[in-house]
């Protein structure tokens, strides 16, 4: 410089044109327990990296750029 992947909640990751964008942990309350931990209910938490573009409709597919990780030069 060139190729490959990835970039979604604090973290760890799913999801793939079609409505409310999910789960785990982690956080807040309840419940249980003598109590405190696990286990059990809930509850909250998002510019799906930024800008465009195609679509009736884009997290999702195109381009452009930013970041990370690998190769190759």
């Nucleotide at each position: 410089g060139g190729c490959u992947g990835g970039g979604u909640a604090g973290c760890u990751c799913a999801g793939u044109g079609g409505u409310c964008a999910g789960a785990g942990c982690a956080g807040g309350c309840g419940a249980c327990u003598c109590a405190u931990a696990a286990c059990c209910g809930c509850c909250a938490g998002g510019u799906c990296g930024u800008g465009g573009g195609u679509c009736c409709g884009a997290u999702c597919c195109c381009c452009a750029c930013c970041c990370c990780a690998g190769c190759c030069a």
The RNA shown here (transfer RNA) has 73 nucleotides and comes from a Chloroflexota bacterium. The RNAcentral record of the sequence draws on ENA. Rfam family: tRNA. The organism belongs to Chloroflexota, within Bacteria.